[in-house]
RNA sequence: CACGAUAAGGGCAAACCAUCCGCGAGGAUGGGACGCAAAGCCAUGGAUCUCACGCGUCGUUGCGCUUGAAGAUUGCCAGGCUGCCGAAU
Numbered sequence: 001c002a003c004g005a006u007a008a009g010g011g012c013a014a015a016c017c018a019u020c021c022g023c024g025a026g027g028a029u030g031g032g033a034c035g036c037a038a039a040g041c042c043a044u045g046g047a048u049c050u051c052a053c054g055c056g057u058c059g060u061u062g063c064g065c066u067u068g069a070a071g072a073u074u075g076c077c078a079g080g081c082u083g084c085c086g087a088a089u
Base pairs, nucleotide, nucleotide: 002089003086004085011036012035016031017030018029019028020027021026034075040081041080042079044078045077046076047073048072049071050070051068052067054065055064056063057062
């Protein structure tokens, strides 16, 4: 350095519930733990999702596509920055 123990000391917190914010995807706080060795940070590329305009369809509170110097998700995958511990190999 790679790697990641039924190690040690710690950390984070999915679903769900309550309150609040947002048209929405979602977010914040508290409770709660399914999981996580970067589940620490960054929307840079991809992906998914939402909203709005336009077009198409006609099965019409729908579906598909385009555009947006409109957004959401980093606990979807890459990439970048930083970081605790040390068994085996």